Large-subunit ribosomal RNA, domain I from a Phycisphaerales bacterium, 481 nucleotides, folded computationally.
It matches the Rfam family "Bacterial large subunit ribosomal RNA".
RNAcentral holds the full RNA, with entries from ENA.
The organism belongs to Phycisphaerales, within Bacteria.
The coordinates come from a structure-prediction model, not an experiment, and the mean pLDDT is 82.

Context: one part of a larger RNA
């Protein structure tokens, strides 16, 4: 030095677990803000670092209701001082207070700071901008208008996850290169709104038969078409559904809060919920907890009761919503664009820029160039529920979802520590035990660390704590070079 065996150390895999996540469904809510938001800074407790709560009335103040024995939030004990059946703590609703920053709004500013003016004895209050409304004034310029000033006047602003509508609007990519084309009216930026938005009551479709606003879904159909007829793009008619507004009645459901059945013995054990024996309840044998596995120990669960709501349920009329001044630089034409399945094409239709420019129901638009016949509708005014989309948020239920390198980045004081000038990037860390019973006391040691006894405990599981794999590092013994 090697091999083998034994016993250890280190390390934190594995197993089991779950406080946390993920997803689906249903219901609710769909906003907050100058009455100062969202988000923060700084404070606030008897002793107080952080979290939570709160705001100089500062883990709180007042009122009403509930509730009924303990309480003074958490890590997290300890000491102190208190409160409470004269009903505390706690829960629900309402009110008061609510520093400073922040739209931030008296002025300034390097956010949480600095500096004013007016009223008032003080406490305190007021003082930004813009829009609207009202009033007073008021030029050139006579009436006016512009402008100016005022108001216990009304409003706006800022934040917020997705969903909506509108304006602007890419490129990578695909076409096996690339320019029309595609990606795509997507991403992105902007404006603005609502709980939904948008659309909407035929100058519509259709085809000689007819339908009857809009929206959404299934088909029609990858069809008709469009297309360097390449890559690709891609309808409609029609059919089937969702929905379908007055009015009347009501409480099934739902929400909140109550009530809520039934077990003993014995054995093992540290502990009984386990085994054995004998019972009981069940419209309740969902689930969780309790020293192992509990229908009958606790919380609950089923059922049921009280209260509450209309957008719900049932009935029911009608299925075809309303208002109006009935629409002119409008319709149409020329030209140039955009949108439709339609890339200029035979290119209608819809929308817009520029140039023009009608008729007036005896009229006008459309039916894919255009004309005639025929059919159909009535533009140039407005509003409109439901069906549809979404989920920052609340509640409930569920899962052939994860189980700590998984599942959210985050089970743990995480958007933290840390990195970066900055935009931004961004972790790791769960488990003693049923209960701290968390090792009194003795010895060695430095008044250590640590160790040996003793004690607790079912077991040291001893806070580097469940289990405790491997790599790696040792000790002992045997064999061997």
């Nucleotide at each position: 030095g090697g091999c083998a065996c034994a016993c250890g150390g280190u390390g934190g895999a594995u197993g089991u677990c779950u406080u946390g996540g993920c997803g689906u469904c249903g219901a609710g809510a769909g906003g907050c803000g100058a009455c100062g938001a969202a988000g923060g800074a700084c404070g606030u407790g008897g002793g107080a670092a952080c979290c939570u709560g709160c705001g100089a009335u500062a883990a709180g103040c007042c009122c009403a209701g509930g509730g009924g024995a303990g309480c003074u939030g958490g890590u997290a004990a300890c000491c102190g001082a208190g409160c409470a059946u004269c009903g505390a703590u706690c829960c629900u609703g309402g009110g008061a207070u609510c520093u400073c920053c922040g739209a931030a709004u008296g002025g300034g500013g390097c956010a949480a700071c600095c500096c004013g003016a007016c009223c008032g004895a003080a406490a305190g209050g007021u003082c930004a901008u813009c829009c609207g409304c009202g009033g007073c004034u008021g030029a050139a310029u006579g009436c006016a208008u512009a402008g100016g000033c005022c108001g216990u006047c009304g409003g706006a602003a800022g934040c917020g996850a997705a969903c909506g509508c509108a304006g602007c609007g890419a490129a990578c990519u695909g076409a096996a290169a690339c320019a029309u084309c595609u990606c795509a009216g997507u991403a992105g930026c902007u404006g603005u709104a609502g709980g939904a938005a948008a659309g909407g009551a035929a100058a519509g479709c259709a085809a000689c038969a007819g339908c009857g606003a809009c929206u959404c879904c299934g088909c029609u159909a990858g069809u008709a078409g469009c297309g360097c007829c390449g890559a690709g793009c891609g309808a409609a008619c029609g059919c089937g559904g969702a929905c379908g507004a007055a009015c009347c009645a009501g409480u099934a459901u739902c929400g909140u809060g109550g009530c809520g059945a039934a077990u003993g013995g014995u054995c093992u054990g540290g502990a009984a919920a386990g085994g054995c024996c004998a019972a009981c309840c069940a419209u309740a044998g969902a689930a969780g907890g309790u020293g192992a596995u509990a229908g009958u120990c606790c919380u609950g669960u089923a059922u049921u009761c009280a209260c509450g709501u209309a957008u719900c349920u049932g009935g029911g009329a009608a299925a075809u919503g309303g208002c109006u001044u009935c629409a002119a630089g409008u319709a149409g034409a020329g030209u140039c664009a955009g949108g439709c399945u339609c890339g200029a094409g035979a290119a209608a239709c819809c929308u817009g820029g520029c140039u023009u420019g009608a008729a007036c129901a005896u009229g006008g638009g459309g039916g894919g160039a255009c004309c005639a016949c025929c059919c159909u509708c009535c533009a140039a005014g407005c509003c409109u529920g439901a069906g549809u989309a979404c989920u920052c948020c609340u509640c409930g239920a569920c899962g052939a979802c994860c189980g700590a390198u998984a599942g959210u980045g985050a089970a743990c004081c995480a958007g933290u520590a840390a990195g970066g000038c900055g935009a931004c990037u961004g972790a790791a860390c769960g488990a003693u035990g049923a209960a701290a019973a968390g090792c009194a006391c003795c010895g060695c040691g430095a008044u250590a660390a640590g160790c040996g006894g003793a004690g607790u405990g079912a077991a040291a599981a001893g806070c580097a704590c469940c289990u405790g794999a491997a790599a790696c590092c040792g000790u002992g013994u045997g064999c061997u070079u």